[in-house]
RNA sequence: AGAGUUUGAUCCUGGCUCAGAGUGAACGCUGGCGGCGUGGAUUAGGCAUGCAAGUCGCGCGAUACUCUGGAUGGAGAGGUUGAAGCCGCAAGGCAGAUGCCAAUUUGUCCGGAAAUAUAGCGGCAAACGGGUGCGUAACGCGUGAGUAACCUACCUAUAUGUCAAGUAUAGCCUUGCGAAAGUAAGGGUAAUACCUGAUGUGCUCAUUCUUUCAUAAGAAAGGAUGUGUAAAGGUCCCGCAAGGGAUCGCAUGUAGAUGGGCUCACGUUCUAUCAGCUAGUUGGUAGGGUAAUGGCCUACCAAGGCUUUUGACGGAUAGGUGGCCUUAGAGGGUGGUCACCCACACGGGGACUGAGACACUGCCCCGACUCCUACGGGAGGCUGCAGUCGAGAAUAUUUAGCAAUGGACGAAAGUCUGACUAUGCGACGCCGCGUGAGGGAUGAAGUAUUUCGGUACGUAAACCUCUUUCGAUAGGGAAGAAACUACCUAUAGUAAUAUAGGAACUGACGGUACCUAGAGAAGAAGCCAUGGCCAACUCCGUGCCAGCAGCCGCGGUAAUACGGGGAUGGCGAGCGUUACUCGGAUUUACUGGGUGUAAAGGGCAGGUAGGCGGCCCUGAAAGUUGAAGGUGAAAUGCUUUGACUCAAUCAAAGAACUGCCUUCAAAACUACAGGGCUUGAGGAUUUGAGAGGAGAGCGGAAUUCCCGGUGUAAGGGUGAAAUCUGUAGAUAUCGGGAGGAACACCUGUGGCGAAAGCGGCUCUCUGGCAAAUCCCUGACGCUAAUCUGCGAAAGCUAGGGGAGCAAACAGGAUUAGAUACCCUGGUAGUCCUAGCCGUAAACGAUGAGUACUAGGUGUUGGGGGUAACCCCUCAGCGCCGUAAGGUAACCUGUUAAGUACUCCACCUGAAGACUACGACCGCAAGGUUAAAACUCAAAGGAAUUGACGGGGGCCCGCACAAGCGGUGGAACAUGUGGUUCAAUUCGAUGCUACGCGAAGAACCUCACCAAGGCUUGACAUGCAGAAAGUACGAACCUGAAAGGGGGAGGACCUGUCAAGUCAGGAAUCUGCACAGGUGCUACAUGGCUGUCGUCAGCUCGUGUCGUGAGAUGUUGGGUUAAGUCCCGCAACGAGCGCAACCCCUGUUUUUAGUUGCCACUUUCAAAGCCGCAAGGCCUAGAGAAGCACUCUAAAGAGACUGCUCGGGAUAACCGAGAGGAAGGUGGGGAUGACGUCAAGUCAGUACGGCCUUUAUGCCUUGGGCUACACACGUGUUACAAUGCCUACUACAAAGCGUUGCCAAACCGUAAGGUGGAGCUAAUCGCAAAAAAGUAGGCCCAGUUCAGAUUGAGGUCUGCAACUCGACCUCAUGAAGCCGGAAUCGCUAGUAAUGGCGGAUCAGCUACGCCGCCGUGAAUACGUUCCCGGGCCUUGUACACACCGCCCGUCAAGCGAUGGGAGCUGAGGGUACCUAAAAUCUCCAAGUAAUUGGGGCCUAAGGUAAAAUCAGUGACUGGCGCUAAGUCGUAACAAGGUAGCCGUACC
Repeated sequence: AGAGUUUGAUCCUGGCUCAGAGUGAACGCUGGCGGCGUGGAUUAGGCAUGCAAGUCGCGCGAUACUCUGGAUGGAGAGGUUGAAGCCGCAAGGCAGAUGCCAAUUUGUCCGGAAAUAUAGCGGCAAACGGGUGCGUAACGCGUGAGUAACCUACCUAUAUGUCAAGUAUAGCCUUGCGAAAGUAAGGGUAAUACCUGAUGUGCUCAUUCUUUCAUAAGAAAGGAUGUGUAAAGGUCCCGCAAGGGAUCGCAUGUAGAUGGGCUCACGUUCUAUCAGCUAGUUGGUAGGGUAAUGGCCUACCAAGGCUUUUGACGGAUAGGUGGCCUUAGAGGGUGGUCACCCACACGGGGACUGAGACACUGCCCCGACUCCUACGGGAGGCUGCAGUCGAGAAUAUUUAGCAAUGGACGAAAGUCUGACUAUGCGACGCCGCGUGAGGGAUGAAGUAUUUCGGUACGUAAACCUCUUUCGAUAGGGAAGAAACUACCUAUAGUAAUAUAGGAACUGACGGUACCUAGAGAAGAAGCCAUGGCCAACUCCGUGCCAGCAGCCGCGGUAAUACGGGGAUGGCGAGCGUUACUCGGAUUUACUGGGUGUAAAGGGCAGGUAGGCGGCCCUGAAAGUUGAAGGUGAAAUGCUUUGACUCAAUCAAAGAACUGCCUUCAAAACUACAGGGCUUGAGGAUUUGAGAGGAGAGCGGAAUUCCCGGUGUAAGGGUGAAAUCUGUAGAUAUCGGGAGGAACACCUGUGGCGAAAGCGGCUCUCUGGCAAAUCCCUGACGCUAAUCUGCGAAAGCUAGGGGAGCAAACAGGAUUAGAUACCCUGGUAGUCCUAGCCGUAAACGAUGAGUACUAGGUGUUGGGGGUAACCCCUCAGCGCCGUAAGGUAACCUGUUAAGUACUCCACCUGAAGACUACGACCGCAAGGUUAAAACUCAAAGGAAUUGACGGGGGCCCGCACAAGCGGUGGAACAUGUGGUUCAAUUCGAUGCUACGCGAAGAACCUCACCAAGGCUUGACAUGCAGAAAGUACGAACCUGAAAGGGGGAGGACCUGUCAAGUCAGGAAUCUGCACAGGUGCUACAUGGCUGUCGUCAGCUCGUGUCGUGAGAUGUUGGGUUAAGUCCCGCAACGAGCGCAACCCCUGUUUUUAGUUGCCACUUUCAAAGCCGCAAGGCCUAGAGAAGCACUCUAAAGAGACUGCUCGGGAUAACCGAGAGGAAGGUGGGGAUGACGUCAAGUCAGUACGGCCUUUAUGCCUUGGGCUACACACGUGUUACAAUGCCUACUACAAAGCGUUGCCAAACCGUAAGGUGGAGCUAAUCGCAAAAAAGUAGGCCCAGUUCAGAUUGAGGUCUGCAACUCGACCUCAUGAAGCCGGAAUCGCUAGUAAUGGCGGAUCAGCUACGCCGCCGUGAAUACGUUCCCGGGCCUUGUACACACCGCCCGUCAAGCGAUGGGAGCUGAGGGUACCUAAAAUCUCCAAGUAAUUGGGGCCUAAGGUAAAAUCAGUGACUGGCGCUAAGUCGUAACAAGGUAGCCGUACC
């Protein structure tokens, strides 16, 4: 930075789309780690549970607990005393009553100490912090000011105080009520609670004085007099006490700081399809209220106020900002996280407390909802942090901790803190790291592809050598984050206390960060794309299917676009998609666009607001410029540094914040004020032209009608007719009359008017314009939204008028139809008066004004100069113009679309839509204003090349015309269609298929059908393997054949070699590769061919012109068969075509003569004639000789407009003539430019791809291609006398022949047979030419025409003539008597006509095809018309190119939308009713607090009438879209009636 997309191509206009960046995102696939951020955008929907605001005992009275002292009880380990009793002979023992001591433990009471906890009174906080964005279009926010109109707890500084007295109340106790929440009564008690008095530094108020400042009112300071007005104590220390001190408080002031209240200027979305709004409304006075101004509230007075485009009022939407995203910038979009302000706290209303609230986790009331209930009543508010349900594409833990930061309270320790700090979850974003590194060619395997050779993945892997980040494990690490407070010491002080130093205490995160160790490449890559835009290509599958797609578009059998594989490209822990924003888009254009034809100049004017405005001087300083000051919060962004290993991130400093305000200065420009000027503008005077306007009067010509005369059969009308008029006298003609409308000639790109528009003549009234004079005014000007007026035609209302014309209508024609075009009629209307309407392709498709920028020419009007021609000048109207310039081009060009300025109007893709709804106007018709949904990727302008035209010009062709002969009618032949069939194989299908492929279907051919067979195959190549009585196989069996089987028989060649054997090859078999295919695709192809067309065209190089496609050349003037030639020319040359060169033919020369020829010469000589005969004559024929002639076949000559005359530009060329065999390319052939038709052919052959492989291949028999109601094409034979039949007699050319042509002769009526000479051909044969001619017959008839059909009998070919051959003989003897509409060929040796030959071929369906010669015409005035073609030009909406394009109704489906009886909902206002709580107020009671009642006002609720906006609605209107529906053919060409605009009718 651009790109794709309208066209056959081009330039332009113009929309759509893409590449970029971004996001609080979501979805799909995938997912290793860490850091830093970030996360309910939807239902301001509902919420379970826990927590989120408490704190102070150094304000107070209590209660509980701990310790201690005293008093008094209980229990009691243990110790001591030791009774009864028992045992013992005894000693003594057992036993344990009772008394005493007592650790310990536990009550009660009194006192004390230091802590802790708890409810209450009291103080402070709870108005912060945290959330959300409902509302709000506003002083809400932002910027900047003001407050002389204000407040401010805690904090700081300062001044002065802190005296005396008193009364309650909660807690507590007692007694009640209630389910609960809670509450009532009585008793007594404390305070830093409450209250009275004193004092008054002060403060307040009233009066008054002074000074200073300010001014619109006023303010501050000071003085005097008077009125009113404060307080509270707690703790600690010293002291016996009195008292003193410290600290925290308290009170009154002042000042500061902080935080607010209020006011003002400016800025702040869309809508005019919202244009008028407003009664506390605007102002004043008085009062109330507030911290304070104010209609903030009340009463009274006045009737104002706001807005008019600078947008009131209404509606819709929306928190605002710093910023964020994007951008080159200007802008545009946005307002999540962070910060500032505002608003809100279930919906609504209200106040209380307080320094501060009308208060998120306070109170009262109404409402909805949820919960509890004993039914009487109560309770609640997550838009705090988590969490839950719901809705949604979608958004996290019911975590830890107060360690840090901050906050509340406290003297402090400390307590509280879902603020906050941390943590968890989510790739949601940004940033960083990793998934290994080096070597490694057999270029492995595999996969993909392939031209089968290879190539790619690819050093990639394997393999070798290394490393270990991150992760995992283990260990270390308590580093940093922490300093306060309290303790100790020191200093000051007696002490409390203050300050400094020291050593300790405190971590949620935390299993932290970080470091180390060992192990091991070990645990870690995907996503999207690959037709173009846009980097990256191939195979397979699919076959307009499935699908893709951002735009263009891909897919119908070879898809780089679908799906899969491989390969490649891009990015990478992400990648794509979707949504949205900016960009690109100069596509709303301030920077930075336009309006003749692309969208766009208002139909025209007058003029209001507004915008803009000539020259000079002075002033002030609003804009402007400069300087200074204030402000522009922080964060963000930028620059420079620094801290995390880097980065993201964080921090510091700087610059910046382009703005606003204030002050000072300047005075050029703009605005303002004052003064002047004349050139802009206007006026005056003198002239002038004119269809300018309005009214009145007059005129002639013509049409029609009426009357009369003459006069007779038609008239009229058309392409042709008819309707119509006319014998009741038309038309025609003459005379007279009536009436209406329009004004010929003059008349002119002449005139006038703003436009619409204006045309006989005269008069009256009237507007504008121009010139000359340079006399007056002195910027008085330009433009112009809203507004006002004018405004063709059609149309409307009312009244007239009505000759002609003429929507509608009627009839006649035309036509498939004809509601049209044409004709005959004909009503509104057209005309006038009065009034509406307000539109036109109202156009120069060009708004108005001013100035400047080459000319030429004509014309209208005026003026000047000149003797005249003519020249100069002003104002108009035209033309030309590459002057320059502009424009996409066309074009424009002093009458601009050029260069500039001013003002207005209008445009922003097409269609929907000059529409709907709404509003305004209108009598109506309708007009003005004017959308959206849906749909499309175009719509459009100018120009270019073609093609086309029922456009034009020129020209050609058997194209027409002039002629001759045919086809179309008949029969037959042949091909095709159709039908039929087992099959009737396939192809060719307008000209350019149809006697075509097929130059020859009985079998074969053959591809089709039926049936029977074979499977490496009928044919080729390769590989592997096998095998002798094997393969094969006479005969034979089976069979329609092919095929199958098969006794006898029975195998080859080469090498080695004596032989056997072995090896190789051939043949055979088995298997594998493969063969084969007239199977498909001519729309995958080569090659060949047809056609336009033997038409004269088709192009290129260089140059030039054009922005370009392209043009020029190649057009023009002549000419030609010709782009043939000449001349001219921004062209000059060249190529493929034309012509010529080639072949045949026409004349001639030379050469050469066998198989050709025979003139001359010569030999022989049949037959014939003469003759008695010899012999002669005559010549057919044969032979010599010869090459003269003919001929054959080679080389030459000849014709070139060369010569003459005329025409023409003196050219090219044309006409005539001479000469010549031939004369103007002599005649014919071959030769076919660039291209067109996806023309034809895969069935001639070749070839890509696909399909088939015991069959779509191969073999065989039979059938079919030969069918037959019919239709068409091409032919043959005829229909007869220019003929037919019979007989006789002439004259060719070109071919063919050995599997052949076949002579003579003989047989047969004939086809043919026998025969065999000759000939490999200028030698022999086919071979007879036939028309023609001569003679005879036929006599106009379905015939002596014509020959189909059929019967019988034959011949020939061939394995074989049934389906299905040809020919012969005899017999039979059909249709047909010259052919409708229509149509074909041919211009001279042609048509017509006559025969001959050949290819194919055994034979033949040949009447076909290709050649040959004979006989041999007629006509062409001419280019109007039909067809085809060439050149030039014109129009075009065509480019698949007129077989084009395309319009409308109807029918079908789908979609969105308008109307619609209505129905439903929402929000807002109005009127009325009822009226809670609360403030204020009144009354009553009470000492009072307070209670009860009333008033005002009002939330909610209700009623009513309308309006607005949505949703829905039977039915209905048009609109759009949709491969192949119906009817017509309106438009594009003169589109077949030129088209279009407005209007009316149908």
Notes:
This is a predicted structure of a 1546-nucleotide RNA (small-subunit ribosomal RNA) from a sediment metagenome. Its mean pLDDT, the model's own confidence on a scale to 100, is 83.